[in-house]
The RNA shown here (c-di-GMP-I riboswitch aptamer) has 88 nucleotides and comes from Inhella gelatinilytica. Taxonomically the source falls in Inhella (Bacteria, Pseudomonadati, Betaproteobacteria, Burkholderiales). The prediction has a mean pLDDT of 83.

RNA sequence: CCAUCCAUCCCGCAAACCCGGCGAAAGCCGGGGACGCAAAGCCUCCGGCCUACAGCAACUGGGUUGCCACGGUAGCGGGGCUGCCGGU
Numbered sequence: 001c002c003a004u005c006c007a008u009c010c011c012g013c014a015a016a017c018c019c020g021g022c023g024a025a026a027g028c029c030g031g032g033g034a035c036g037c038a039a040a041g042c043c044u045c046c047g048g049c050c051u052a053c054a055g056c057a058a059c060u061g062g063g064u065u066g067c068c069a070c071g072g073u074a075g076c077g078g079g080g081c082u083g084c085c086g087g088u
Stems, first nucleotide, its partner, number of pairs: 005087002012037002017032006035075001041081003045078003048073003055067005
């Protein structure tokens, strides 16, 4: 230096919930808060899951229903990239 596995939790991150903001929604951002996390650091490439504004279709008096990701989820899994401490 490379690779692999193991341990630790000083430091680190922060679920639910509450407040404020953004969004059609799912959800996201900031503050509080800790369920958990050794990659819970980053990336939607693959599968899954969530949502359905616009669009398309059917019905239709207003409108309703269905389909659909170009929207999300990296704290659903796989994959890619990067990284701290001690040991092997």